This is a predicted complex of two RNAs, RNase P RNA and transfer RNA, with 433 nucleotides together. Rfam match: Bacterial RNase P class A. Rfam classes the family as a ribozyme.

């Protein structure tokens, strides 16, 4: 100098005028985000259900240790894969508990199989011939799984020996399984002995093992409470020559049925709370590799409900166009009970720490 | 705001790991004097998009997009 890696910060700045929402001591103060988004996880809070515990069903999670209120998040480590490297990625328990799946191709695809080729043997035919046999072809039997070929995958890999040809058949190294030892809290790693391959793949197929989970969600829920209709109680008026009830009939009397008023209760519209002091933010010190935690100091930082957070002007910054004057633009996007994460969108600017290559000294 | 569901040919739908189909519509041909109906043939698909699991994905998992529905 070029290329690449990891982590972090910001997300145009300042001022003025007008306007909007909330608070208010009427002076004023505050007023979108890193994602406010998707609603994918976890919690607070609320209501409902439930005598306690365990098991089962269903759903989720899954290497080990730690952090945390909790988590599928984060930190550190292990293993595997990728990269020359800095570093990155991983739904990463169990396939020798059971069930299941593997189209097409291929001889054979799950207690494996034999098409070509290889070895051997029998029969027949042909050729050579030193008449003992040898060579070649066809058909049948047997051996073997090394070579070819198919496939995503062919029952350990490479090499040497061995054999009629071959084969863990034997040996060495590597892989795998089992049993001790050493290091580590552990995942795991190293090394030793041993087995002689049995035990291929798929669990984001069923399943097994371990852990977690009662359900719903602020449109949860709590309170106040019109008009109209209906309910209950009381009072007043009317009380009819009416209906009905007080066993039947007559008379007398009473209740209910009518109208008006007052009060009460449920509940709708509407309103208030829930609703912003919180697992809160910033800084110093300490513990810890880190995530994070502890102590101390300082701060109060949106709260709408047809739903505020906007517009204009000036100066500066950046980008594009232009010789210039100047003109245009400034990413993704906008709270709705709150908080911790994840995921997705995002123009650009800045800072820090590693890596590789080349050049110069 | 919260909670559910769907996406496959022009339209309506099947397909739940192994070369994506059915009906209607459209095209060509036959039949008919001609049209419809009928018969025959062929065509038409990034299975909404991206990533992953698997030998193999429309199908399984996950992220995103669009549409539909419910709750005062």
């Nucleotide at each position: 100098u070029c290329a690449g890696a990891a982590g972090g910060u910001c997300g145009g700045a300042u001022g003025g005028c007008c306007g909007c929402g909330c608070u208010u001591u009427a002076g004023a103060g505050c007023g979108a985000g890193g994602a406010a988004a998707g609603u994918c996880c976890g919690g607070g809070c609320u209501u409902c259900a439930c005598g306690g515990a365990a098991a089962g069903a269903c759903g989720g999670c899954g290497c080990c240790g730690g952090a945390u209120a909790a988590c599928g998040u984060c930190c550190g480590g292990g293993c595997a894969g990728g990269g020359u490297g800095a570093c990155c990625u991983g739904a990463c328990g169990g396939a020798a508990a059971g069930u299941g799946c593997a189209a097409c191709a291929g001889a054979g695809a799950g207690c494996a199989a034999a098409c070509u080729a290889c070895c051997u043997u029998u029969u027949u035919c042909g050729g050579c011939c030193u008449c003992g046999g040898c060579c070649g072809a066809a058909a049948g039997g047997g051996g073997a799984a090394a070579a070819g070929g198919u496939g995503a995958a062919a029952g350990g890999g490479u090499g040497c020996g061995g054999u009629a040809a071959g084969a863990g058949c034997g040996c060495a190294c590597c892989g795998c399984g089992c049993u001790g030892c050493u290091g580590g809290c552990a995942a795991c790693a190293g090394g030793a002995g041993u087995g002689g391959c049995a035990u291929g793949g798929c669990a984001a197929a069923c399943c097994c093992c371990g852990c977690c989970g009662g359900a719903a969600g602020c449109a949860a829920g709590a309170c106040c409470a019109a008009a109209u209709a209906g309910g209950a109680a009381c009072c007043g008026c009317a009380u009819a020559u009416c209906g009905u009830c007080c066993c039947u009939u007559u008379c007398c009397g009473g209740g209910c049925g009518g109208c008006g008023g007052u009060u009460c209760g449920g509940g709708u519209a509407g309103g208030u709370c829930g609703c912003a002091u919180g697992a809160g933010c910033g800084c110093u010190u300490c513990a810890g590799u880190a995530a994070u935690g502890a102590c101390g100091c300082g701060c109060c930082c949106a709260g709408a409900u047809g739903a505020a957070u906007g517009g204009c002007c000036a100066u500066c910054g950046c980008c594009u166009c232009g010789c210039a004057a100047g003109a245009g633009g400034c990413a993704c996007a906008g709270a709705a009970c709150c908080c911790g994460g994840c995921u997705u969108a995002c123009a650009g600017a800045c800072c820090u720490u590693g890596u590789g290559a080349c050049c110069u000294u | 705001g919260c909670c559910g569901g769907a996406u496959u040919a022009g339209c309506a739908c099947a397909g739940u790991g192994g070369u994506a189909g059915u009906g209607c519509a459209g095209u060509c041909g036959a039949u008919u004097u001609g049209u419809a109906a009928u018969c025959g043939a062929a065509a038409g698909g990034u299975c909404g998009c991206g990533a992953g699991u698997u030998c193999g994905a429309a199908u399984c998992u996950u992220g995103c997009a669009u549409c539909c529905g419910g709750c005062a």